[in-house]
RNA sequence: GACAAUCAUGGUGGUGGAGUUCACCAUAAAUGCUGAAAAGCCAAUGACUCCUGAAGAGGA
Numbered sequence: 001g002a003c004a005a006u007c008a009u010g011g012u013g014g015u016g017g018a019g020u021u022c023a024c025c026a027u028a029a030a031u032g033c034u035g036a037a038a039a040g041c042c043a044a045u046g047a048c049u050c051c052u053g054a055a056g057a058g059g060a
Base pairs, nucleotide, nucleotide: 009026010025011024012023013022016051017050018049019048020047021046032041033040034039
C1' cells in the first nucleotide's frame, strides 16, 4: 500500500421531517413501472405510525 473479515459509527432504501423496525452500503448502497417512440401510470413509508405539503370529495 492492496485485499478480506469483524466491531463501532455514519449513510442509503424513485419527491419533505420524525419515531420504531428490517434490509443494504462503506465510497458504495440508491436513481419507480409500462412503451420502439410519442406518451402514460402509481407514490411524500423498504414496512408501520405521526407531522407537514399537494389534489379531490363531504361535514361543521
Predicted 3D model of a 60-nucleotide RNA (Fluoride riboswitch aptamer (crcB RNA motif)) from a Mesoaciditogaceae bacterium. Of the family's consensus pairs, 100% are formed in the model. The prediction has a mean pLDDT of 84.